[in-house]
RNA sequence: AGGGGAGCUGGGCGGAGGGCCCGGCUGAGAGGACGGCGAGCGUCGACCCUUUGAACCUGAUCCAGGUAAUGCUGGCGGAGGGA
Repeated sequence: AGGGGAGCUGGGCGGAGGGCCCGGCUGAGAGGACGGCGAGCGUCGACCCUUUGAACCUGAUCCAGGUAAUGCUGGCGGAGGGA
C1' cells in the first nucleotide's frame, strides 16, 4: 500500500421494532472514534490476511454432529474465486 469480517443469544426498559441498557457463547476481531440520521451508510482506528494466499467470498436456504442459539465444530476442500 491493498483485501476482509463484525454473527448468535439471556434478562431489563419500551406501545412496538435487535430501538436502548446490562450480560452470555465462539472468535484474531463481534463496532472504538467522527460524520451521517436512509442503511453498520461513509471515513478513520483495532484485528486478521496479502499469491509460500483456508483472511475472506461462492457453492450454501448444503450435509453430519453439537448447542439456549448461531459458520459453534467437522465435512464439503487444495473445489471455484481471492488482495

Annotation:
This is a predicted structure of an 83-nucleotide RNA (TPP riboswitch aptamer (THI element)). Its Rfam family is "TPP riboswitch aptamer (THI element)". Rfam links the family to the GO term thiamine pyrophosphate binding. RNAcentral holds the sequence, with entries from Ribocentre. The model forms 100% of the base pairs in the Rfam consensus.